[in-house]
RNA sequence: AAUAGUCGAUCGCUGAAUUUUCUCUAAGAAAAGCGGGGGAACCAAGUUUUCUGGGGUGAAUCGGUCCGGACCUUACGUCUUUGGACUGAAGGGCGCAUUCUCACUGCCCUAAUCCGACAGCUAACCUCGUAAGCGAAGUGGGAAGGAUAG
Numbered sequence: 001a002a003u004a005g006u007c008g009a010u011c012g013c014u015g016a017a018u019u020u021u022c023u024c025u026a027a028g029a030a031a032a033g034c035g036g037g038g039g040a041a042c043c044a045a046g047u048u049u050u051c052u053g054g055g056g057u058g059a060a061u062c063g064g065u066c067c068g069g070a071c072c073u074u075a076c077g078u079c080u081u082u083g084g085a086c087u088g089a090a091g092g093g094c095g096c097a098u099u100c101u102c103a104c105u106g107c108c109c110u111a112a113u114c115c116g117a118c119a120g121c122u123a124a125c126c127u128c129g130u131a132a133g134c135g136a137a138g139u140g141g142g143a144a145g146g147a148u149a150g
Stems, first nucleotide, its partner, number of pairs: 011135004018032005033130006043120001053118001054115004061089007068080004091109005098144007
């Protein structure tokens, strides 16, 4: 000096997941904000009685090709989310940093989990959550807002 790792601070990203107060040894409790579920009329749906069950949170769904596996009668063909690789469409995120939005463009994600036979929408009303995990570096236009200087 470089690279890697650890710790802390600041800033930022996905996400609803932030702030404040009481107690304050700590556990815990409450409020605001944000987010989710249940729940009339009207409207919609009419079709289920454990089977192709149904539903919720979430962007996370629907395919195609090949390999592998099974069935079959040689070929051909059929099935397959029990597995792998590639790829398309739909959907979502980030890209010098006030926010929103449009166009082009680069990179990435497309999981996980809950309810337990049961839920359409839904005013009043009832109820729940406020986690977890990360580290970036394109261009142009429009709108709103703010700061500084004169």

About this RNA
This is a predicted structure of a 150-nucleotide RNA (c-di-AMP riboswitch aptamer (ydaO/yuaA leader)) from Paenibacillus mucilaginosus 3016. Its Rfam family is "c-di-AMP riboswitch aptamer (ydaO/yuaA leader)". From the family's description: This family represents a conserved RNA structure found upstream of the ydaO and yuaA genes in Bacillus subtilis and related genes in other bacteria. Of the family's consensus pairs, 92% are formed in the model. Model confidence (mean pLDDT): 75 of 100.